[in-house]
RNA sequence: AGAGUUUGAUCAUGGCUCAGGACGAACGCUGGCGGCGUGCCUAACACAUGCAAGUCGAACGGCCUACUCGAGGUUCGAUAUUCGAGGUUCGUGGUUCGUUUUAAGGAGGUUUGUGUGGUGUAAAAGACCAUAAAGACUACUUGGAUCGAAUAUCGAAUAUCGAAUAUCGAACUUCGCGGUGGGUAGUGGCGGACGGGUGAGUAACGCGUGGGUAACCUACCCAUAAAGCCGGGACAACCCUUGGAAACGAGGGCUAAUACCGGAUAAUCUUAAGCCUUGGCAUCAAGGAAUAAGGAAAGGUGGCCUCUGAGAAUGCUACCGAUUAUGGAUGGACCCGCGUCUGAUUAGCUAGUUGGUGGGGUAAAGGCCUACCAAGGCGACGAUCAGUAGCCGGCCUGAGAGGGUGAACGGCCACACUGGGACUGAGACACGGCCCAGACUCCUACGGGAGGCAGCAGUGGGGAAUCUUCCGCAAUGGACGAAAGUCUGACGGAGCAACGCCGCGUGAGUGAUGAAGGCCCUCGGGUCGUAAAGCUCUGUCAGAGGGGAAGAACCUCCAAUCGGUUAAUAUCCGGUUGGCCUGACGGUACCCUCAAAGGAAGCACCGGCUAACUCCGUGCCAGCAGCCGCGGUAAUACGGAGGGUGCAAGCGUUGUUCGGAAUUAUUGGGCGUAAAGCGCGUGUAGGCGGUCAUUUAAGUCUGAUGUGAAAGCCCUGGGCUCAACCCGGGAAGUGCAUUGGAAACUGGAUGACUUGAGUACGGGAGAGGGUAGUGGAAUUCCGAGUGUAGGGGUGAAAUCCGUAGAUAUUCGGAGGAACACCGGUGGCGAAGGCGGCUACCUGGACCGAUACUGACGCUGAGACGCGAAAGCGUGGGGAGCAAACAGGAUUAGAUACCCUGGUAGUCCACGCCGUAAACGAUGGGUACUAGGUGUCGCGGGUAUUGACCCCUGCGGUGCCGAAGCUAACGCAUUAAGUACCCCGCCUGGGGAGUACGGCCGCAAGGCUAAAACUCAAAGGAAUUGACGGGGGCCCGCACAAGCGGUGGAGCAUGUGGUUUAAUUCGACGCAACGCGAAGAACCUUACCUGGGCUUGACAUCCCGAUCGCACUUUAUGGAAACAUAGAGGUCAGUUCGGCUGGAUCGGAGACAGGUGCUGCAUGGCUGUCGUCAGCUCGUGUCGUGAGAUGUUGGGUUAAGUCCCGCAACGAGCGCAACCCUUGUCCUUAGUUGCCAUCAUUUGGUUGGGCACUCUAAGGAGACUGCCGGUGUUAAACCGGAGGAAGGUGGGGAUGACGUCAAGUCCUCAUGGCCCUUAUGUCCAGGGCUACACACGUGCUACAAUGGCCGGUACAAAGGGAAGCAAGACCGCGAGGUGGAGCCAAUCCCAAAAAGCCGGUCUCAGUUCGGAUUGGAGUCUGCAACUCGACUCCAUGAAGUUGGAAUCGCUAGUAAUCGUGGAUCAGCAUGCCACGGUGAAUACGUUCCCGGGCCUUGUACACACCGCCCGUCACACCACGGGAGUCGAUUGUACCUGAAAUCGGUGGGCUAACCCGCAAGGGGGGCAGCCGCUUAUGGUAUGGUCGGUAACUGGGGUGAAGUCGUAACAAGGUAACCG
Repeated sequence: AGAGUUUGAUCAUGGCUCAGGACGAACGCUGGCGGCGUGCCUAACACAUGCAAGUCGAACGGCCUACUCGAGGUUCGAUAUUCGAGGUUCGUGGUUCGUUUUAAGGAGGUUUGUGUGGUGUAAAAGACCAUAAAGACUACUUGGAUCGAAUAUCGAAUAUCGAAUAUCGAACUUCGCGGUGGGUAGUGGCGGACGGGUGAGUAACGCGUGGGUAACCUACCCAUAAAGCCGGGACAACCCUUGGAAACGAGGGCUAAUACCGGAUAAUCUUAAGCCUUGGCAUCAAGGAAUAAGGAAAGGUGGCCUCUGAGAAUGCUACCGAUUAUGGAUGGACCCGCGUCUGAUUAGCUAGUUGGUGGGGUAAAGGCCUACCAAGGCGACGAUCAGUAGCCGGCCUGAGAGGGUGAACGGCCACACUGGGACUGAGACACGGCCCAGACUCCUACGGGAGGCAGCAGUGGGGAAUCUUCCGCAAUGGACGAAAGUCUGACGGAGCAACGCCGCGUGAGUGAUGAAGGCCCUCGGGUCGUAAAGCUCUGUCAGAGGGGAAGAACCUCCAAUCGGUUAAUAUCCGGUUGGCCUGACGGUACCCUCAAAGGAAGCACCGGCUAACUCCGUGCCAGCAGCCGCGGUAAUACGGAGGGUGCAAGCGUUGUUCGGAAUUAUUGGGCGUAAAGCGCGUGUAGGCGGUCAUUUAAGUCUGAUGUGAAAGCCCUGGGCUCAACCCGGGAAGUGCAUUGGAAACUGGAUGACUUGAGUACGGGAGAGGGUAGUGGAAUUCCGAGUGUAGGGGUGAAAUCCGUAGAUAUUCGGAGGAACACCGGUGGCGAAGGCGGCUACCUGGACCGAUACUGACGCUGAGACGCGAAAGCGUGGGGAGCAAACAGGAUUAGAUACCCUGGUAGUCCACGCCGUAAACGAUGGGUACUAGGUGUCGCGGGUAUUGACCCCUGCGGUGCCGAAGCUAACGCAUUAAGUACCCCGCCUGGGGAGUACGGCCGCAAGGCUAAAACUCAAAGGAAUUGACGGGGGCCCGCACAAGCGGUGGAGCAUGUGGUUUAAUUCGACGCAACGCGAAGAACCUUACCUGGGCUUGACAUCCCGAUCGCACUUUAUGGAAACAUAGAGGUCAGUUCGGCUGGAUCGGAGACAGGUGCUGCAUGGCUGUCGUCAGCUCGUGUCGUGAGAUGUUGGGUUAAGUCCCGCAACGAGCGCAACCCUUGUCCUUAGUUGCCAUCAUUUGGUUGGGCACUCUAAGGAGACUGCCGGUGUUAAACCGGAGGAAGGUGGGGAUGACGUCAAGUCCUCAUGGCCCUUAUGUCCAGGGCUACACACGUGCUACAAUGGCCGGUACAAAGGGAAGCAAGACCGCGAGGUGGAGCCAAUCCCAAAAAGCCGGUCUCAGUUCGGAUUGGAGUCUGCAACUCGACUCCAUGAAGUUGGAAUCGCUAGUAAUCGUGGAUCAGCAUGCCACGGUGAAUACGUUCCCGGGCCUUGUACACACCGCCCGUCACACCACGGGAGUCGAUUGUACCUGAAAUCGGUGGGCUAACCCGCAAGGGGGGCAGCCGCUUAUGGUAUGGUCGGUAACUGGGGUGAAGUCGUAACAAGGUAACCG
């Protein structure tokens, strides 16, 4: 940065689409790790459960609890003594082992108390230091003892239970105006107005930005100053009684306070009216001096005894708390300027509304509220109404300007189930407070109650979709507290989710037999691919083991020390140092070790845009698709595979948004024809505006100051290994405000000017307008005359008129409408428009010369006026014309075109309508920018007697053109050029200028003006073609003029159709149909039936066998193929090897084979336009380009043949020529040809000859060369001469670029597909030969220009060995027998026929015609039945010249006559070729057909066999109307009127204060009641919006429906607008 897509191609217009970025995303496939972020966009839907706001006992009285003090009681236990019961066990010595215990010693260590001394103090105490002695304990050593076991002996004694008494201990308990610690329901204080959530409402001073408050408030905090006095009465808690299921109360009684109340004092405070100074925009503000009303907790805690005091204190002191005043800080309130979405199909809104005065209310200004007064206020610069929406910093995008957005983070606002309301408080009309109403949910004993997750988790629901009912207060922050601390879903963390961003990994090196395998293949190979394996390494992440942070610094406490307070060293406070203690995350980050390539790659795409290609499958199916578009048998576009491309733990899709899109255009677009100039004018608001001077400073420019929060973006530095992320600093923030300055320009003010504009004067021009009058021609009608049979009309007719006298003609009359000639791209008008003449009234423009005004100007949204035709209303008028209508024609139809009639209407007056292709498809104004040439009006100059001519100025109106512009066409001083000003309008096509709504209209209708849905285009200009019932020129047997045919008959042949087992296949307008097929009895043959074979009928390779096989032949079976058996036959080379060649048989597989499909996969070949004259290229030039030029033009030609001209110059393929043949002559040659002369013969037969013919080689000749004329001095044409031939001499071969997807896969070749004991191959028979019929091409005829018979003449070109065959003989004949000659200028086929001569027939279905049929034959052939040809005899059909229609031919042609050849055994009316005889006609190019060139139109390009319109029918879709119906929202009027504030009342009730001894009274208050306001609800009636609806209307879309043919060409009636 662009690209694709309208076309055959092009340029431009214009829409659609794509490539980029982003996301709070979702979905599909996939998924290794970590860091940092993010996570209900929907139902402001409903919520179970838990937690989210408490704290303070150092404010207070209680209560509970633990410990303790004092006194008392109860129980239990232990010990001692005494009494009673009952029976059993134990001890000793010696040895060994083990255990326990004890004594002594006891290094060293630990520790305890005591004494003494010191320090210290006013004196003590305690503490500290030093010291002395003692004790205890312990490692260890030695000795002893006990117990247990083993062994052996002897002996002795006492455990246990119950009762009583005493002592001691423990537990429990009672009491105390006890003490200390802990807890806390209540009173009280502070905080629940912060923090957290959400975006419903709100279009607003809500938000942003900048200001103002002289109109305000501010708890806690800070600073300063002052004060801190004296009293009182209650209420909770608690106790008692009592109601209720509960929630929650009721009554009585007691009680404290930092709760409440009264009084005093005080001020710089408040109120009231003033005074002085300073300042100010007013009310006033600041400061100063004087008069009347208002406070505290004497509280709490610690310490102390300096003061008072006997004291634990009412004392002192420290801290905390509380009071007043001023100031600060912080936070808030209100006001203002500017900015802040869409709709005018919302144009008017407003009664507290706008202002004033008095009053009320608030912290505070204010209609904020109220009474009265006035009648204002807002609005096109968009009020009101409706819809939508929280706003911003920012975020995304963009080069920017802009556009979109408002998640997370931050600021503000609003809200807390919905609506209303106040209370408390510094602050609320209060998310986790209260009252009321409503909806919903829950509990209930039915009486009544409770609740509000838009806090954190979580649930249901909705939805495409969004997390854990986690841990912790360790950190940061907050509430309370003196503090410890408590609380904190704020917060810090963890969990879940690829949701996003960032980082890392899934290995690295080497490794070619380029392995296997996959895929492709031209079968050679290529590719996956160094990829793998293998070898050598490394160790990130994950795993295991081990170590292991930072985040912690506080607070408190302890110690030391310093300072302050104080009387004080106490207490307290502050500072410093040291110590102790505190981690949810988490054994986490990080580090080390271990083993191991081991656990870790997918997704999308590959036709173009857009990087990336092949195979298979499928066959307009299945499917793809963002746009264009792919898919109907060779799909790089569907599906799969291989390969490739892109990105990568992600990749795609969907959605949204910006970009590209200059596609709303300020930057940065347009309006003649693409969408777009109002039909035209007058003019309001608005916008813009001439020259000079002075001034101002609003715009403008410049400087300074303030602000523009933080975060973000940008720059820079730093911290996590990097990055994302985080931290520090800077810049920027284009803005707003205040202020200083400048004065050119714009604006304002003042003054002046004349050139813009206008006025006055004088002229002439004009279909400018209006009114009245008037004139002639013509049409029609009427009357009269003349006159007679037609007239009229058309392409042709008819309807019609006319013998009742038309048409025609003459005279007279009536009436209406329009004004011939002049008349003209002439005139006038704003446009529509205006046309006889005269008069009157009237508008505008132009020219000339002077004077005046002094910017008075331009444009112009709304508004107002004018506005063709048609149409409407009322009343006239009505000749002609003429919608509708009628009739006649035309036609398939003809509701049309044509004709005959004919009514509205056309005309006038008045009133409406308000539209046109109302067009120059071009808004108005001003200025500038080459000319040329007409014309109209006026003027000047020169000249003239005058007119004209000529030069020139102004104004109008045309044409042509420069620059310039334009997509091109074109425009071009009358701009579509260059600029400025103003208005209108456009933004893809259709739907639609439609619906709805509104306004206008009598109606018709007009103006304004959408959406759903649908398409990928629609449209402009120009280009090349093609086409035209467009034009011009030209050609062709194209027509015409002729001749002969076809179409009718019979037959032949081909085709269609039908039939069939098969009737093989192909060819289908010309350009298929006597075509492939130059020849189907078998074969051919591809078809059918039947019988066989399966490496095969044919080719190559391999193995085995046999070698003579092959081959020939016989026999049998069979339809044959084939099978079996037999006979004959018996190889060559050689290195001498069964070695080679060759052949046969058998076998296995590769393969053969296919006239099977696709001619729309192809090559080659062919047809056709067309032997038409065309088709192109290079360079140059022109054009933005497609393209053009050349190749067009003027002539000419058969021809793009040639000449001339020309921005073209050349060239190529075609034309022509070169080639063949034929026509004349010459030369050469002379056999098989020829024969003039000589000889000879039946005969050029032979001798001879080569002159002639002829043959076949080479030449000559013809070139418009010569003459005349015409023509441009050309090309050329016409005529003539000469010549065998004359203008291409005749004929042939030769076929440009291309077209028809023309024909052929069955000539051949060939891709792909298909068959493989068959779709191959062999054989027999059949079929291709069928036959109701239709068509094409031919033959023979229909006869006398003939038939038949006889005689007789003249060709050319061919063919001949599996051949042609003579003479001769036989047969009526076909033919046969036989075989001379000939491999051919020699011989043969071979007779040419028509012709000519003679005869006959005499117009008949015949002596025409020969079909058909019968019989008999011939020939070919293995074989003539299906199914050959020919001959003879007999038979003797149709047919007497052919409808519509149609074919060939222009000279040696048509016509007619015969001849030959290919194919072929045989078969020819076909095909190819040959000659004989041999015409007629062409005026001419109007028409038919085909073609060429130029031009024109085009909506065609598959190209007119094109394109295309509308109704109807069917299906689907969205929309409008619609009796109604349902809902939402809103207005008005009225009713009702909760809670609550306020006001009134307050007879009931009432502690504090006052009076009083008391009773009581007063003051004040409360309940209750009343009133205003008012939520909700109700009634009635409107507006707006939406849903739905029988039916209905048009619209759109849809491969093959119906009817017509409207449009595009002159579209067949030019089209189009109203």

Small-subunit ribosomal RNA from an uncultured bacterium, 1618 nucleotides, folded computationally. Its Rfam family is "Bacterial small subunit ribosomal RNA". Its family is annotated with structural constituent of ribosome and ribosome in the Gene Ontology. The prediction has a mean pLDDT of 81. RNAcentral holds the sequence, with entries from ENA and SILVA.